[in-house]
RNA sequence: UGAUAGAGGCGCAAUUAUUAAGAGUAACUUAAAGCAAUGCAGGCAGCAGUUUUAAGUGAAAGGGAUAAUUGCCGAAGUGUCAGCUUUAUGCCUUAAGAGUUGAUGCUGGACCGUUGUAAAAUAUGCAGCGGGCUGUCACUUAUGUGGAGAGCUAUCAU
Numbered sequence: 001u002g003a004u005a006g007a008g009g010c011g012c013a014a015u016u017a018u019u020a021a022g023a024g025u026a027a028c029u030u031a032a033a034g035c036a037a038u039g040c041a042g043g044c045a046g047c048a049g050u051u052u053u054a055a056g057u058g059a060a061a062g063g064g065a066u067a068a069u070u071g072c073c074g075a076a077g078u079g080u081c082a083g084c085u086u087u088a089u090g091c092c093u094u095a096a097g098a099g100u101u102g103a104u105g106c107u108g109g110a111c112c113g114u115u116g117u118a119a120a121a122u123a124u125g126c127a128g129c130g131g132g133c134u135g136u137c138a139c140u141u142a143u144g145u146g147g148a149g150a151g152c153u154a155u156c157a158u
Stems, first nucleotide, its partner, number of pairs: 001157006009073001011072009027057009038048003041093005076107011108134002111131008136147004
């Protein structure tokens, strides 16, 4: 220098099943009242309703929890840039969004607190900051200090 194999622990991610919440919400039906220069993101077209109240019927997705299985230890997550696909009723345009590929940067790990953000949410995710804990290596009189996974340990080859 290269290859192979490993370790950290409430360790990471995915899939399936069950389940709480989402929610008595959206939507639909009935009745009444209002609007028609109305409603469907904008334009053209097309369709016919549309708003509010009351009653009745009444979901789902993303995210969460538990269990099992699978793949693993930059596991994974995330920022920026670029590309592709997709999403409003037919076409066009556009908005926020979703997925995916490449380049590049940051984060050793989990936990607690706090700020912001997403979300229906006091769940949870992500980012910033703070805190001690933990694994690893280096330094050290101390048993403390510091660094980062492009690291550390073991074996083999050169």
Source information: Model confidence (mean pLDDT): 80 of 100. A computed fold for a 158-nucleotide RNA from Clostridium polynesiense, annotated as Lysine riboswitch aptamer. NCBI's taxonomy places the organism under Bacteria, Bacillati, Eubacteriales, Clostridiaceae, Clostridium. Of the family's consensus pairs, 98% are formed in the model.